[in-house]
Molecule: Bacterial large signal recognition particle RNA
Organism: Kiritimatiellia bacterium
RNA sequence: CCGUGCUAGACGGGGAAUCAGCGGUGCCCUGUAACCUGCAAACCGCUAUAGCAGGGUUGAAGUCCCGAGCGAGGCUGUCGUGCGGGAGGGUGCGCGCCGCGGAAGGGUGUUGAGCGCCGGGCCCUAUGCAACGGAAUCGGGUGAAUCCCGUCAGGACCGGGAGGUAGCAGCGGUAAACCAUGUUUUCCGGGUGCCGUAGGUCUACCUGGCAGGAGCCCGGACGCGGAAGGCGGCCGCCGGUGCGGCGGUCGGACGAGGGUGCACGG
Repeated sequence: CCGUGCUAGACGGGGAAUCAGCGGUGCCCUGUAACCUGCAAACCGCUAUAGCAGGGUUGAAGUCCCGAGCGAGGCUGUCGUGCGGGAGGGUGCGCGCCGCGGAAGGGUGUUGAGCGCCGGGCCCUAUGCAACGGAAUCGGGUGAAUCCCGUCAGGACCGGGAGGUAGCAGCGGUAAACCAUGUUUUCCGGGUGCCGUAGGUCUACCUGGCAGGAGCCCGGACGCGGAAGGCGGCCGCCGGUGCGGCGGUCGGACGAGGGUGCACGG
């Protein structure tokens, strides 16, 4: 150096999350020539040699081990920025709101303005009256087979008799109940009233009188001031998410280079 057989190893790796920790199933990234079966998120298997159990393939190198470098991707800190949300702190910046002034224009007023005084209506409360409705009462009528009343023919019972007793039907009456009605009386009610009385209100609206004698009202470009209580804007606060910059951390794949057996035969 060649051949045959075998062994260690390998048959994917990583991130976040979970966990005391490790690995797996699940999620995400990456990658392939990169095995099969069983188990499993309130989970499964383990304990620093940290998946377990069973089977299979490959096998000392293109494939196993180390590996500078490069670096997909994840997690994270901070700054900037976009978006949408919360809370309602600040800000008169826009609209809206409040107060004051206010040009033009309009209306009204000597058939009497504003202000002042005296009223009325509308409105509210109480009460009276009336009407309406309801209940009770009173009066009227009907009204009991019997267990209500009176009178009780006939008949029954007691008695020698005189006489007595209970009592059906009938007649008369009444209770409960029912009926219609009002000339009674009482109580109650309220979206009843061109009704009365008393009080209130007079803020608005309508209206009368007295005094007096010339204003009053609408509108309102614009200006000044106020208000953070309505909407929006801006600034600040809270947390979410996307992107970008600068850091931290883990890091797939690729990867210069290096390393690693045993037996027999030639």